[in-house]
Predicted 3D model of an 80-nucleotide RNA (c-di-GMP-I riboswitch aptamer) from Candidatus Vecturithrix granuli.
RNA sequence: UACUGAGAAAACCAAACCUAUCGUGAGAUAGGGACAGAAAGCCGCGGAUCUUUGUACGCAAAGACAGCCGGGUUACCUCA
Numbered sequence: 001u002a003c004u005g006a007g008a009a010a011a012c013c014a015a016a017c018c019u020a021u022c023g024u025g026a027g028a029u030a031g032g033g034a035c036a037g038a039a040a041g042c043c044g045c046g047g048a049u050c051u052u053u054g055u056a057c058g059c060a061a062a063g064a065c066a067g068c069c070g071g072g073u074u075a076c077c078u079c080a
Base pairs, nucleotide, nucleotide: 005077012037017032018031019030020029021028022027035067041073042072043071045070046069047068049064050063051062052061053060054059
């Protein structure tokens, strides 16, 4: 240095589930809780999936999801 990754040390994050609140819903936020993660930081830009409404049943519109896969961007440590 790193496009590498033992995750060892430091730091971070927090699935399912439970409680409360919000939303028609997918889901979100907060607290508890740890299955995990080397970008599980940030951005829906492309695809997938999911929801609602409409539909000529082909699809369209509006949303959700970054812990589904790509892409963009920034970043800690780093034995060999």
NCBI's taxonomy places the organism under Bacteria, Candidatus Moduliflexota, Candidatus Vecturitrichia, Candidatus Vecturitrichales, Candidatus Vecturithrix.